[in-house]
């Protein structure tokens, strides 16, 4: 100089913010949902990778 492990920092895990946590991913990647369709295109679910708060939605009751 290369290559490879491990820490720590950082980034990601299909719509926001915090808190804990899990997995990934690391100089480029990790990450970028379903169904129908050749395609353009149309429909759908969900604010979470997981739990939990708070904020936008929706839905049903009561004041």
């Nucleotide at each position: 100089u290369u290559a490879u492990u491990g820490c720590a920092c950082g980034g990601c895990g299909a719509u926001g913010g915090g808190g804990u946590u899990c997995g990934c991913c690391a100089g480029a990647a990790a990450u970028c949902c379903u169904g129908u369709g050749a395609a353009a295109a149309c429909a759908g679910u969900a604010a979470u990778g997981a739990c939990u708060c708070c904020u936008a939605c929706c839905a049903a009751c009561u004041a």